[in-house]
Predicted 3D model of a 103-nucleotide RNA (SAM riboswitch aptamer (S box leader)) from Alkaliphilus peptidifermentans DSM 18978.
Rfam family: SAM riboswitch aptamer (S box leader). Its family is annotated with regulation of gene expression in the Gene Ontology.
Lineage of the source: Bacteria > Bacillati > Clostridia > Peptostreptococcales > Alkaliphilus peptidifermentans.
Of the family's consensus pairs, 97% are formed in the model.
The coordinates come from a structure-prediction model, not an experiment, and the mean pLDDT is 81.
RNA sequence: CUCAUAUCCAGAGUGGUGGAGGGAGCGGCCCUAUGAAACCCGGCAACCGGCUAAUUUUAGUAACGGUGCUAAUUCCGACAGUUAGAAUACUGGGAGAUGUGAG
Numbered sequence: 001c002u003c004a005u006a007u008c009c010a011g012a013g014u015g016g017u018g019g020a021g022g023g024a025g026c027g028g029c030c031c032u033a034u035g036a037a038a039c040c041c042g043g044c045a046a047c048c049g050g051c052u053a054a055u056u057u058u059a060g061u062a063a064c065g066g067u068g069c070u071a072a073u074u075c076c077g078a079c080a081g082u083u084a085g086a087a088u089a090c091u092g093g094g095a096g097a098u099g100u101g102a103g
Stems, first nucleotide, its partner, number of pairs: 001103008013041001015040003021031003026077003042070003047066003050061004074095001079092004
């Protein structure tokens, strides 16, 4: 990098350094000098490893390790369908993120 698979309406800082950007891309709409990104510390969660029970489909438990996350539903939308002609609402895709496995 590619493929497969599970999840994505919850949760998490009055901290330090830093000094202007950030929210994946596009269109919106937002956050930000009452300090953005990034780094350190802290925190949240429970995908894999751990432990227990069961059986080989799993359930529970802990937070030691490997990740991950720490504004807004993945912030909303795009494509398709239903609704009521438009707006609106719902459903499913597409794109994306994270874990696990394989190449």